Transfer RNA from Calycina marina, 72 nucleotides, folded computationally.
Its Rfam family is "tRNA". Its family is annotated with triplet codon-amino acid adaptor activity in the Gene Ontology. Rfam classes the family as a transfer RNA.
The coordinates come from a structure-prediction model, not an experiment, and the mean pLDDT is 83.
[in-house]
RNA sequence: GGGGUCAUGGUUUAGUGGUAUAAUGUUCCCUUAGCAUGGGAGAGGUCGCGAGUUCGAUUCUUGCUGACUCCA
Numbered sequence: 001g002g003g004g005u006c007a008u009g010g011u012u013u014a015g016u017g018g019u020a021u022a023a024u025g026u027u028c029c030c031u032u033a034g035c036a037u038g039g040g041a042g043a044g045g046u047c048g049c050g051a052g053u054u055c056g057a058u059u060c061u062u063g064c065u066g067a068c069u070c071c072a
Base pairs, nucleotide, nucleotide: 001071002070003069004068005067006066007065010024011023012022018055026042027041028040029039030038048064049063050062051061052060
């Protein structure tokens, strides 16, 4: 210098045009003499940053940034 993959709650992830899933963590309540386990409820995401297409974009196209990887 060129090619490829990826970027989604604190962390790890699912999802594919119609404002998002689960686990874990965290807060509260119940259970206990107390702790753990278990059960219930809640908070936490402008889906990396812009532009474009579309009635509508996390999803499609494109630029940039960052991570990993291959070639030279």
The RNAcentral record of the sequence draws on ENA and Rfam.